[in-house]
Context: one part of a larger RNA
Molecule: large-subunit ribosomal RNA, domain II
Organism: Enteractinococcus helveticum
């Protein structure tokens, strides 16, 4: 890992409550127990109902409060129905659908591992060093001291056994649940070791690491309390039919839980609801506005007050490129401004149309209370986020199908089933790939299309405005481009051309007191301006279509899905066809609901209309397994089981035939469950 088997909403309660059904019915019913075996008879204690109100005494269709005949609270009235079983939904108390903790407590078992201690034993090759003491010699007044022998001390030295475990390599489903190889440390000591004994779980022991206490230690192990508890995770077994959510509000030692409400379903009752039109109201958003308020704010005029200066004994006066109130003109801003003010929205009325029960009430049962993205209107953030938080709508969630290459949330469209039938939607029609290399007129040259900004540019198309132009324009070429004058100032110099001021006059076809280059300054080369040659258009500017640059990333083209595409197979406008879905239509079939008709009252048949995506969840109807009551069957002329095959049923499933097998078993109708397996890192076995 697979196969086979096992594996999860059960049982009890004279608890509660609803529904279905049955008995009796203003009544219903027994419990313990007894007689005893007939699923029988007895047993009337008790309990529920028939009357309530009050804390109660108590009173009673009333009662309580109260001084009250007052008021008020709770009742009464009628359409008065209960009670006891059985089945079933839910709930309560119990382990209460199943498995799952880490833990807590009690009673015990452990020191054959290991920690420390006690008693009693064992062990430490070999080599080295050479303390004290002592002898002798020397030395001294005596010493001390020195020398030399002897001696054999030491948590002394080197190094096997022995003990340890510092480094590294290997091993890492190992040879080994801690080892092997090579080195390493201690090795007469706080050494090491044998045997026997002691200390026990909040306890021991610990040269202390929370270490060790039998491969287990921040509290051992075993059994029990015990099915601890688990607002948590996982799992929860047959079928078909009808409906079908939520991810919100409030509260919560609450935030991944729960209560109530909201939204679902079922039953009963009631007779509304929604959309559009018409009509009547409501409001202060968008917008707009502000000498209409509250605030903010641009520039001007006016200029109070204050300041400066002048004048001045004081008072007063004059002046001011200062300040700048009020006023006025002008331009603006506001979620917490409004003189105004929509569209939607919201609340009514009305009858008209549509929907055709979708509304409301009561009761049983729920689930949900993590939402996601997209459009629109806002807040937060950076007018960031596949960000966050509200409002509103949509889709997904719980929704398949077609399109977007692929792609929950985008576009189209809501799948009962069948059809080698048809029509369309979005989107497409050169090939991959179903359908047009369709028609007409333009645009684009960038593979733009098929990624991107500020900004930049004689790209190119269209529409304008405005100059010059056969009295010859624009461009090019030939020629002129002068004189006063080197204008004045400044300056070392300043001569058109560093800078400042001025910017005239003359000759002329024209020529600036000079547009640029240049010089130290001149010079020199250009330009403006003019003539000629030539011969037809040539400049400026505005709006707009499509393009260009801006444009750099990591495996491989790689920013059309690919091939490939240029009067397109790109873009714009117009038009005609076609393809294209589970949409719509057609034909047939099934089922639900409502209504109608018939009817052998079986929701049976037929008809009409409509509905039939679906998670959580509610409701309905069934299939199958095991046992059992009753009735009826089958079976050695072959039961069950097993295997194969056709057939039948919407399905769970079922009949039949053949083979195998060798003794039980089926059908109908009731009852009762250890009643359905693919998942639980499920359990056991097999392979």
């Nucleotide at each position: 890992g697979c196969c086979u088997g096992c594996g999860a909403g059960u049982c009890a309660g004279u608890g509660a409550u609803g529904c279905g059904u049955g008995g009796c019915g203003a009544g219903g019913u027994u419990a313990a127990c007894c007689c005893g075996u007939g699923u029988g008879g007895g047993g009337u204690a008790g309990u529920c109902g028939u009357a309530g109100c009050g804390a109660a005494a108590g009173c009673g269709a009333g009662u309580c409060u109260g001084a009250a005949a007052a008021g008020g609270g709770c009742g009464u009235a009628u359409u008065u129905a209960g009670u006891c079983g059985c089945g079933u939904g839910u709930u309560c108390u119990g382990g209460a659908c199943c498995c799952g903790a880490a833990a807590c407590g009690a009673a015990g078992u452990g020191a054959u591992c290991u920690a420390c201690c006690c008693a009693u034993g064992g062990c430490c090759a070999g080599g080295u060093u050479g303390a004290a003491g002592c002898g002798c010699g020397u030395g001294u007044a005596a010493g001390a001291g020195c020398g030399u022998g002897u001696g054999g001390a030491g948590g002394a030295c080197c190094g096997a056994a022995c003990c340890c475990a510092c480094u590294u390599c290997a091993g890492u489903u190992g040879a080994a649940a801690a080892u092997g190889g090579a080195g390493g440390g201690g090795a007469u000591g706080a050494g090491u070791u044998g045997u026997g004994g002691g200390u026990a779980g909040g306890g021991g022991u610990g040269a202390a690491a929370g270490g060790c206490u039998a491969a287990u230690c921040a509290a051992a192990c075993u059994u029990c309390g015990u099915g601890a508890u688990a607002g948590c995770u996982g799992g929860u077994u047959c079928u078909c039919c009808c409906c079908g959510a939520a991810a919100u509000g409030c509260a919560u030692u609450u935030a991944g839980g729960u209560g109530c409400a909201g939204c679902g379903u079922u039953a009963c009752g009631u007779g509304u609801g929604c959309u559009u039109g018409c009509u009547g109201g409501u409001g202060g958003u968008a917008g707009a506005g502000c000498u209409a308020c509250u605030g903010g704010u641009u520039g001007g005029c006016u200029g109070a007050u204050g300041g400066g200066c002048c004048c001045u004994a004081c008072a007063a006066g004059g002046u001011u490129a200062c300040u700048g109130a009020c006023g006025u003109c002008u331009g603006c801003c506001a979620a917490a401004c409004u003189c105004c003010g929509a569209a939607u929205g919201c609340c009514g009325g009305u009858u008209a149309a549509g929907u055709c029960u979708a509304g409301c009430g009561u009761a049983g049962c729920a689930g949900u209370g993590a939402g996601a993205c997209g459009g629109u209107g806002g807040g937060g953030g950076a007018u960031a986020a596949g960000c966050u938080u509200c409002a509103u709508c949509g889709u997904c969630g719980a929704g398949a199908g077609g399109g977007a290459a692929a792609c929950a949330g985008c576009c189209c469209a809501g799948a009962u089933c069948a059809u080698c039938g048809g029509u369309u939607a979005a989107g497409g029609c050169c090939c991959c790939u179903a359908a047009g290399c369709g028609u007409g007129u333009g645009c684009u040259a960038a593979g733009u299309g098929g990624g991107a900004a500020a900004g930049g540019a004689u790209g190119u198309g269209g529409a304008g405005u405005u100059g010059c132009u056969g009295a010859g324009a624009c461009a090019a070429c030939c020629a002129g481009g002068a004189g006063g004058u080197u204008g004045g100032c400044u300056u070392a110099g300043a001569a058109g051309c560093a800078g400042c001021c001025a910017c005239c006059c003359u000759u002329g076809a024209a020529a600036g007191a000079g547009u640029g280059c240049g010089u130290a300054a001149c010079a020199g080369c250009c330009c403006a301006c003019u003539g000629g040659u030539c011969a037809a258009g040539u400049g400026a500017u505005u709006c707009u279509g499509c393009g260009c640059c801006g444009a750099c990333a990591a495996u491989g083209u790689a920013g059309c899905g690919g091939g490939g595409c240029u009067c397109a197979a790109g873009c714009a406008c117009a038009c005609c066809g076609c393809c294209g879905a589970a949409a719509c239509c057609a034909u047939g079939a099934c089922a639900g609901c409502a209504c109608c008709a018939c009817g052998u009252u079986a929701c049976g048949u037929g008809g009409u209309g409509u509905u039939g995506g679906g998670u959580a969840g509610g409701g309905g109807a069934g299939c199958g397994u095991c046992g059992u009551g009753c009735a009826c069957g089958c079976g050695g002329u072959g039961a069950a089981g097993c295997a194969a095959g056709c057939c039948c049923g919407u399905g769970a499933g079922g009949u039949c035939u053949u083979g195998u097998g060798g003794a039980g078993u089926g059908u109908g109708u009731g009852c009762g469950a250890g009643u359905g397996a693919g998942a639980a890192u499920g359990c056991a076995g097999g392979c």